[in-house]
RNA sequence: UAAGUAGAAUAAAUGAUCGCGGCUGACAGAGCCGAAAGGUGUCAGGUGAGGAAAGUCCGGGCUUCAUAGGGCAGGAUGCCGGAUAACGUCCGGUGGAGGUGACUCCAAGGCCAGUGCAACAGAAAUAUACCGCCGGCUUCGGCCGGUAAGGGUGGAAGGGCAGUGUAAGAGACUACCGCCUUCCCGGUAACGGGAGGGGCACAUGUAAACCCCAUCCGAAGCAAGACCGAGAAAAAAGCAAUGUGGCUGCCCGUCACGCUUUUAGGUGGGUCGCUUGAGCCUGCUGGCGACAGCAGGACUAGAUAGAUGAUCAUUCACGACAUAACCCGGCUUACAGUUCUGCUUACCAU
Numbered sequence: 001u002a003a004g005u006a007g008a009a010u011a012a013a014u015g016a017u018c019g020c021g022g023c024u025g026a027c028a029g030a031g032c033c034g035a036a037a038g039g040u041g042u043c044a045g046g047u048g049a050g051g052a053a054a055g056u057c058c059g060g061g062c063u064u065c066a067u068a069g070g071g072c073a074g075g076a077u078g079c080c081g082g083a084u085a086a087c088g089u090c091c092g093g094u095g096g097a098g099g100u101g102a103c104u105c106c107a108a109g110g111c112c113a114g115u116g117c118a119a120c121a122g123a124a125a126u127a128u129a130c131c132g133c134c135g136g137c138u139u140c141g142g143c144c145g146g147u148a149a150g151g152g153u154g155g156a157a158g159g160g161c162a163g164u165g166u167a168a169g170a171g172a173c174u175a176c177c178g179c180c181u182u183c184c185c186g187g188u189a190a191c192g193g194g195a196g197g198g199g200c201a202c203a204u205g206u207a208a209a210c211c212c213c214a215u216c217c218g219a220a221g222c223a224a225g226a227c228c229g230a231g232a233a234a235a236a237a238g239c240a241a242u243g244u245g246g247c248u249g250c251c252c253g254u255c256a257c258g259c260u261u262u263u264a265g266g267u268g269g270g271u272c273g274c275u276u277g278a279g280c281c282u283g284c285u286g287g288c289g290a291c292a293g294c295a296g297g298a299c300u301a302g303a304u305a306g307a308u309g310a311u312c313a314u315u316c317a318c319g320a321c322a323u324a325a326c327c328c329g330g331c332u333u334a335c336a337g338u339u340c341u342g343c344u345u346a347c348c349a350u
Stems, first nucleotide, its partner, number of pairs: 001346010012315007020048002023045005031040003050321001054332002057330005062221004069252004074217005079093005094108001095106004109212002114210002116206003130151002132147006159177002162174003178200001179198008225272004234263006243257005280297007
């Protein structure tokens, strides 16, 4: 210098004028809107859309069922150890795969509990003999026997590879590797290293096949729910305590005494929930780290037909993806430009 890789910040900036929403303080409290509950004023000060606000994919807080349980079904996770309120998230490690490397990825328990599936090709896919090799016979066309090392088909021909041996071959035997198993060492563990034994078949693969094992999981959701105001009207049919309904997808259990359908009527307005948080920023301590503890600082949207706008001037990177609706922790997806840091590879110079 170029390429790569991991991480972080920003998301146009500054000023002026006018205009919006909410909070705090002071003044006013008349008038206006409304049936009522309730709402509405003036001035000053502060404040007011994101890193993803998107997806609605996980986990919770909170509210109700509810007085509080057990089981089944169903679902989720799946190497080990940690963090966390919790998680399917995050951190560190082990094993495996990719990459020269920095690094990245893994749906990573069990096939020796059982049951399935393995198309096509191929002679044959729970078991073999098409070609070939060897031996014998031969009417020279072939026939019989042995073989699974060589070839073909296939993702996979039943441990691999090099030898010994053989008529030719074969774990038939030997060394190494693989598999099973015993012990020792290191490590919290996953696992790694070492020393023996077994010729080894329960034949290979597949569990993101059914399944087995371990762990975890009530349901519904802010349109949850609570209060205020106003108004009203019931009728018919059916089941009914050996019942009906709620918890509940089912059963046990438990609670309540009613429940279901049709027709008809009233209200559909207002306030709360609603933002002080498992929160944020700074510093120190501990930890490889996720994070934890301590101290200090600041309060930073709460709309409800839905507030952030308009104009002017200057700068430059000429501005992407895109706008909260109860709140929070993650994951996934989209993303123009600019800035910073660590590490790797190649080349050059000293």
Bacterial RNase P class A from Candidatus Pullilachnospira intestinigallinarum, 350 nucleotides, folded computationally. The organism belongs to Candidatus Pullilachnospira, within Bacteria. The RNAcentral record of the sequence draws on ENA.